[in-house]
Molecule: transfer RNA
Organism: Sphingopyxis sp. HIX
């Protein structure tokens, strides 16, 4: 200093989202590419504040740096 989807990443205390990856359906003689559509999260873990917390605030694990 980081920990959010399978991966790489966003998200100022007010519906957790994008690429990409996976499925599905269009096109295609077949596939690929393209286009639509789907699918996919107990936000590290326990508490606290707060009408509401990924986010604040503590403590505790793990990774990177110095």
């Nucleotide at each position: 200093g980081g920990a959010u989807a399978g991966c790489u990443c966003a998200a100022u205390g007010g519906u957790a989202g994008a690429g990409c990856a996976c499925u599905a359906g269009a096109c295609u003689u077949u596939a690929a590419a393209u286009c639509u559509a789907g699918c996919g999260g107990u936000u590290g873990a326990a508490g606290g504040u707060u009408c509401g917390a990924a986010u604040c605030c503590u403590u505790c694990u793990c990774c990177u740096c110095a």